[in-house]
Molecule: transfer RNA
Organism: Candidatus Portnoybacteria bacterium
Parts: sequence; C1' cells; structure tokens
RNA sequence: GUCUCCAUAGCUCAGCGGAAGAGCGCUUCCCUCCGAAGGAAGAGGCCAGAGGUUCAAAUCCUCUUGGGGACA
Repeated sequence: GUCUCCAUAGCUCAGCGGAAGAGCGCUUCCCUCCGAAGGAAGAGGCCAGAGGUUCAAAUCCUCUUGGGGACA
C1' cells in the first nucleotide's frame, strides 16, 4: 500500500429493513440469626462518528476513526 473481519448495556455477545434482547454484573424486595445459594422486580443503550438510499436503517451503500487478520 491492497484486501478482509469487528465496533450494540459496566463485561461477554445476540439481533441480518418494521425499529433493542440474553447471560454475568449493579440496585431494591422476599427467604436467612447474618451471609452464600435461590426467588421476584427494576435501573442502565441517541447501536463508534458523518453523509446517503428507503415510508421506515443497529441492519443496505460511501467516507472517517479505533482494533484484529491475510498478502506484498
């Protein structure tokens, strides 16, 4: 330099045009003499940034940023 993959909750990841979910973690409550385990409820996301396509974009296209890989 060229090509390619990834970026979504504090962490690990789903979601593949109709608009955000799980596990762990956190908070509150139940249980317990107190914890752990177990049960119930809840908070937490302008989906890396910008532009475009579309009635509608996390999702498709382009550029940028950061990270991984292949070739030279």